């Protein structure tokens, strides 16, 4: 110095919930909050889950369905970057 690992120190972040804004919606975002997290930093490549205005199709009308588009990184895998330094 690098990798593995995760005691301590210094820090970081912020679930649920509440309020504002935004989106048809899942959700996102700012503030509060602080369950947790050694990557709970970032990235939709694979899986999984969630949404549905318009479209297709169907119906007396709906619901359900199809395709497509989107969301979730604190669902998992994967990729990538990073703080500290005991055993």
């Nucleotide at each position: 110095c690098u990798g593995a690992c995760g005691a301590a120190c210094a820090g970081g972040u912020a679930c649920a919930c509440c309020c504002g804004c935004u989106g048809u919606g899942a959700g996102g975002u700012g503030g509060g909050g602080u369950c947790g997290c050694a990557a709970a930093g970032c990235c939709a490549c694979g899986g999984a889950u969630c949404u549905u205005a318009a479209g297709c199709a169907u119906u007396a009308a709906a619901a359900a369905g199809c395709a497509a588009a989107g969301a979730u990184g604190g669902c998992c895998g994967g990729g990538u970057u990073g703080u500290c330094g005991a055993a």